The prediction has a mean pLDDT of 86.
Large-subunit ribosomal RNA, domain II from Halostreptopolyspora alba, 684 nucleotides, folded computationally.
Rfam family: Bacterial large subunit ribosomal RNA. Its family is annotated with ribosome and structural constituent of ribosome in the Gene Ontology.
NCBI's taxonomy places the organism under Bacteria, Actinomycetota, Actinomycetes, Nocardiopsidaceae, Halostreptopolyspora.
[in-house]
Context: one part of a larger RNA
RNA sequence: GCCUGCGAGUUGUGGUGUGUGGCGAGGUUAACCCGUGUGGGGCAGCCGUAGCGAAAGCGAGUCUUUUCAAGGGCGAGCAGUCGCAUGCCGCAGACCCGAAACGGAGUGAUCUACCCAUGCCCAGGGUGAAGCGCGGGUAAGACCGUGUGGAGGCCCGAACCCACCAGGGUUGAAAACCUGGGGGAUGAGGUGUGGGUAGGGGUGAAAGGCCAAUCAAACUUCGUGAUAGCUGGUUCUCCCCGAAAUGCGUUUUGGCGCAGCGUCACGUCAGUGGCGGCCGGAGGUAGAGCACUGGACGGCCCAGGGGGUGUAAAAGCUUACCGACGCCGGCUAAACUCCGAAUUCCGGUCGCUGGACCGUGGCAGUGAGACUGUGGGGGACAAGCUCCAUGGUCGAAAGGGAAACAGCCCAGAACACCGGCUAAGGCCCCCAAACGUGCGCUGAGUGGGAAAGGAUGUGGAGCGGCCCAGACAACCAGAAGGUUGGCUUAGAAGCAGCCAUCCUUGAAAGAGUGCGUAAUAGCUCACUGGUCGAGUUGCUCUGCGCCGAUAAUUCAGCGGGGCUUAAGCGUACUGCCGAAGCCGUGUGGCCCACGGUAUCCGUGGGUCGGUAGGGGAGCGUCGUGUGGCGGGUGAAGCGGCCGGGUGACCGAGCCGUGGACGCUAUGCGAGUGAGAAUGCAGGC
Numbered sequence: 001g002c003c004u005g006c007g008a009g010u011u012g013u014g015g016u017g018u019g020u021g022g023c024g025a026g027g028u029u030a031a032c033c034c035g036u037g038u039g040g041g042g043c044a045g046c047c048g049u050a051g052c053g054a055a056a057g058c059g060a061g062u063c064u065u066u067u068c069a070a071g072g073g074c075g076a077g078c079a080g081u082c083g084c085a086u087g088c089c090g091c092a093g094a095c096c097c098g099a100a101a102c103g104g105a106g107u108g109a110u111c112u113a114c115c116c117a118u119g120c121c122c123a124g125g126g127u128g129a130a131g132c133g134c135g136g137g138u139a140a141g142a143c144c145g146u147g148u149g150g151a152g153g154c155c156c157g158a159a160c161c162c163a164c165c166a167g168g169g170u171u172g173a174a175a176a177c178c179u180g181g182g183g184g185a186u187g188a189g190g191u192g193u194g195g196g197u198a199g200g201g202g203u204g205a206a207a208g209g210c211c212a213a214u215c216a217a218a219c220u221u222c223g224u225g226a227u228a229g230c231u232g233g234u235u236c237u238c239c240c241c242g243a244a245a246u247g248c249g250u251u252u253u254g255g256c257g258c259a260g261c262g263u264c265a266c267g268u269c270a271g272u273g274g275c276g277g278c279c280g281g282a283g284g285u286a287g288a289g290c291a292c293u294g295g296a297c298g299g300c301c302c303a304g305g306g307g308g309u310g311u312a313a314a315a316g317c318u319u320a321c322c323g324a325c326g327c328c329g330g331c332u333a334a335a336c337u338c339c340g341a342a343u344u345c346c347g348g349u350c351g352c353u354g355g356a357c358c359g360u361g362g363c364a365g366u367g368a369g370a371c372u373g374u375g376g377g378g379g380a381c382a383a384g385c386u387c388c389a390u391g392g393u394c395g396a397a398a399g400g401g402a403a404a405c406a407g408c409c410c411a412g413a414a415c416a417c418c419g420g421c422u423a424a425g426g427c428c429c430c431c432a433a434a435c436g437u438g439c440g441c442u443g444a445g446u447g448g449g450a451a452a453g454g455a456u457g458u459g460g461a462g463c464g465g466c467c468c469a470g471a472c473a474a475c476c477a478g479a480a481g482g483u484u485g486g487c488u489u490a491g492a493a494g495c496a497g498c499c500a501u502c503c504u505u506g507a508a509a510g511a512g513u514g515c516g517u518a519a520u521a522g523c524u525c526a527c528u529g530g531u532c533g534a535g536u537u538g539c540u541c542u543g544c545g546c547c548g549a550u551a552a553u554u555c556a557g558c559g560g561g562g563c564u565u566a567a568g569c570g571u572a573c574u575g576c577c578g579a580a581g582c583c584g585u586g587u588g589g590c591c592c593a594c595g596g597u598a599u600c601c602g603u604g605g606g607u608c609g610g611u612a613g614g615g616g617a618g619c620g621u622c623g624u625g626u627g628g629c630g631g632g633u634g635a636a637g638c639g640g641c642c643g644g645g646u647g648a649c650c651g652a653g654c655c656g657u658g659g660a661c662g663c664u665a666u667g668c669g670a671g672u673g674a675g676a677a678u679g680c681a682g683g684c
Stems, first nucleotide, its partner, number of pairs: 001684006011092013026047003032041003051058002061074004095233002098230001102223006113197009122187001124156003127152001131148006160184003164181005199215001201211003236618006246259005260366002262363006273353010287339001288337002293333003297329004304322002306319004369394010399410003414587004419583003425577003428561003434574001436573006447563001453547002457544010474531005480504003485499003510525001514523002588608009619673001621670010637657005642651003
């Protein structure tokens, strides 16, 4: 991992609904007794039949009030009660499995820590302390030498003990080992035997170490089915409806309570709901505006202030300084508004519509939402970001499109069909359908990724300059004189720089456009004439393109092939394809209406995606009551075939196997349905 079996809403009791039954202003017994019947008794008790008041108390009323009255509160009108079944809730383990833990009583020191008692062990070798003898030495010593001696948590090194390094081992030979090295080896040494200390306790040369492969509190058992707002799992079928991921509160935020949204029943049927048209009303958003409140630019005006000047002081004069108020022009605001939509909201009316509205009650689930369009807050006018609002889809939605792709586009799947029409999107091939038609555009494979910015790309529209009195381009010629303008400068002559920028001749020619020189010179341009003979030049708006364009395994930014008067783009048009949409034919469930011999049939209409969840109807398993049946001429079970049912499933149909029980109808009762729980056991 697979297979087989086992494996999770139960039982008691109290309550509250629903269904059904008995009796009924009543209903019913409990313990217990008699003793074996679907029996009898038991009338205590409980519920109901009257309430109100704190109570005394009064009573269809009562309380409040000093009395009455009035008002107000709660009542008086409505049948209950006891069973059975069932939904749900409380109390119990309460759907099942799962802690880490807590407490009680016990068991453990044969492992290990430390201690006590008593034994045992440490090959061999080395070093040579004190002391002592002798000799030397001294006044005597100290001291020196030599011998003797044999000290030491001394040295080397086996046994023994330890475990520092490496390699191996790592489903091991082994739940800590093996090999080769290593450390200690007379000591705080090693070790045998016996004994002691026990769980918040021991022991610890201290690592939270060790206390029997278990230690930040051992193990066993009991409390115990601890608790688990957490995770996982929770077993047959069909039919109808069908959510939520919000608000408020919460030691609350992955949990709950109430509300919201679902379902079922009853009132309960339709005048209320929803949508649309029309009518009446509400409002301060978008936009706009500056009339208010603020912000903010320029100008005019001018109070005031500053500066300058003036004076002995002042007055005065002046100012390219600052500048209130006012005026003019142009702006600006979520917390500005003289204004002000669309949409929305409320009401009326008419039409359409309906598993619409409202109330009471039973049962829920949800209270982590996601993306997308739009309007906003936060952020950086970031995020597959976050928080609101308002639609949609997903959630809980399959089908077609978007190559693939929950949230985008189209469209909501009851079932069957080798029928038809369409939607989005498509129609050259892959690939169903026009390589369709008309008119344009693009030349970049743009299409088929991208910005600021850049560019005689190209199409369209518009505005202007010049132009047959000859434009634009090219070519020929001229482009002069005062003058080297003045200044500056070593120089400055059109051409370093500063100032000025005139006059003359002329068809025209700047006190000079650029190159150039040390400065001149020289070349050139503006400008003019000629040759030529028709357009030329500038700008604005706009369509499509170009550059900008750099990444990691060939193409890899059309799904691919491939496409260029297109198979690209724009526009207009025709046809076709295309879905589980719509239609057609047949069938079924549910609801409604109508008609019938009326829990059924017929006709017509509507409806039938679905998670959590609500409701309804069934299938099957085991046992049992009653009725009816089958079976050695072969029951159940098992294998195969055939057939039936919307499905769970069914066949007393057939063949084989098997060898003794089984089926059916209708009730009742459950240890009643398996694929998942790192489920449990066995097998492979």